[in-house]
RNA sequence: UGUACGAAAAGGCAAAAUCAUUGAAAAGUGGUGGCGCAAAACUAUAGGGGCUAAGGUGAAAAUACUAUGCUAGCCAGUUAUCGAA
Numbered sequence: 001u002g003u004a005c006g007a008a009a010a011g012g013c014a015a016a017a018u019c020a021u022u023g024a025a026a027a028g029u030g031g032u033g034g035c036g037c038a039a040a041a042c043u044a045u046a047g048g049g050g051c052u053a054a055g056g057u058g059a060a061a062a063u064a065c066u067a068u069g070c071u072a073g074c075c076a077g078u079u080a081u082c083g084a085a
Base pairs, nucleotide, nucleotide: 005083006082012037013036017032018031019030020029021028022027035073041078042077043076047075048074049071050070051069055066056065057064058063
């Protein structure tokens, strides 16, 4: 120095719930909160998976299909802090 790994210390992020707000929804953002996380950083026009269905298509209706909407805390890709054994 690289790869693997995760004891300690420092600092970091923040699930559920709840309040406010945006949105058709999924979900996002902010406050409280803290389940957890060594990539829980970044990437959704490189890929798989998942969620929603406003609009569209079909239907007599119930309702079905559909992403151009989301999800990176599902996998994946890229980059990266500290440091004992």
This is a predicted structure of an 85-nucleotide RNA (c-di-GMP-I riboswitch aptamer) from Domibacillus iocasae. Taxonomically the source falls in Domibacillus (Bacteria, Bacillota, Bacilli, Bacillaceae). The coordinates come from a structure-prediction model, not an experiment, and the mean pLDDT is 84.